[in-house]
Bacterial RNase P class A from Cryomorphaceae bacterium BACL21 MAG-121220-bin10, 311 nucleotides, folded computationally. It matches the Rfam family "Bacterial RNase P class A". Gene Ontology terms of the family: tRNA processing, ribonuclease P activity and dimeric ribonuclease P complex. RNAcentral records the identical sequence in 2 taxa. The prediction has a mean pLDDT of 75. The model forms 96% of the base pairs in the Rfam consensus.

RNA sequence: CGCGCAGGCCGCCUUAUCGCCUUUAUUUAUAAAGGAGGAAAGUCCGGGCACCAUAGGGAAGCAUAGCGGCUAACGGCCGUCGGUUCAUUUUUAAUGGAUCAGGACCAGUGCAACAGAAAGAAUGUACAGAUCAUGCUGUAGUGAAACCAGGUAAACUCUAUGCGGUGAAAUGCCAUGUAAACCUAUGUUUGAGAGUUCCCGCUUGAGUAGGAGGGUAGGCAGAUGGAGUGCUGAAGUAAUUCAGCACCUAGAUAAAUGAUGAGGAUUCGCCUCGGCGAAUACAGAAUCCGGCUUAUAGGCCUGCUUUUUUU
Numbered sequence: 001c002g003c004g005c006a007g008g009c010c011g012c013c014u015u016a017u018c019g020c021c022u023u024u025a026u027u028u029a030u031a032a033a034g035g036a037g038g039a040a041a042g043u044c045c046g047g048g049c050a051c052c053a054u055a056g057g058g059a060a061g062c063a064u065a066g067c068g069g070c071u072a073a074c075g076g077c078c079g080u081c082g083g084u085u086c087a088u089u090u091u092u093a094a095u096g097g098a099u100c101a102g103g104a105c106c107a108g109u110g111c112a113a114c115a116g117a118a119a120g121a122a123u124g125u126a127c128a129g130a131u132c133a134u135g136c137u138g139u140a141g142u143g144a145a146a147c148c149a150g151g152u153a154a155a156c157u158c159u160a161u162g163c164g165g166u167g168a169a170a171u172g173c174c175a176u177g178u179a180a181a182c183c184u185a186u187g188u189u190u191g192a193g194a195g196u197u198c199c200c201g202c203u204u205g206a207g208u209a210g211g212a213g214g215g216u217a218g219g220c221a222g223a224u225g226g227a228g229u230g231c232u233g234a235a236g237u238a239a240u241u242c243a244g245c246a247c248c249u250a251g252a253u254a255a256a257u258g259a260u261g262a263g264g265a266u267u268c269g270c271c272u273c274g275g276c277g278a279a280u281a282c283a284g285a286a287u288c289c290g291g292c293u294u295a296u297a298g299g300c301c302u303g304c305u306u307u308u309u310u311u
Stems, first nucleotide, its partner, number of pairs: 002306001004304007012264007020035007037282001041293002044291005049167004056200004061163005066080005081102001082100008103158002108156002110152002125140005171221004182211005193204003228247008265280007
């Protein structure tokens, strides 16, 4: 210097004009400030929050599975033990990396390639022995396993633990219009329907379902200051927690975050070697947060292993 592996970070920059969204100010039309991401994605897991019995009993269903810890919680993360596998060495082993769907086949049921007569309530091999007779006994042969045990639970199942349901179109408030009428069925204490799988229980209590029609206008809160972000220190192997200081960082509602110009950076192509031309990853908030997974051009940093060449 190059290749490879592991981990982390950045992820085009600056500026001008015009335009869009939010907030504030006032002179109501201007000014000022702010305006996408590491994944905003998939909606997979867990929680906050809201409503319904502040969630009751049973069944069904779903999820998890060594041990300990972290956390609001988790199927996430950390540590550790064990199995498998790879590498190295000091080779009955040790160290390091990767990985595990690592509770239980002495409860029951099921399943099993090839070989073999046969893998099981047996269509009972061959040889020898024993017997009234018989897999009754021995040997041979197949196989991981052969009258008796093994394997298998990303098979049913069992055990332990956890899970009530819905989902911001939740929910609350204000407001506009109207047909609390009509037809059919059913129901009003002999209780329909509702409380989002079923039964019980509890609560509620006059409607409910269908048909044919009439009417309408939307707005505010939820909703962006939070399990927040950065730095420092302390505790702990670590995940993580605590303390101090500083900071405020989108909030739309068919949905803003854009367009153009100039300069620069990187990559590629062309040629008269100095210019010209083209491109700039994945992707885009919508109730919020913690994870997981997936997509991602290019660049930078750290650690480790190692080849070749030159000195």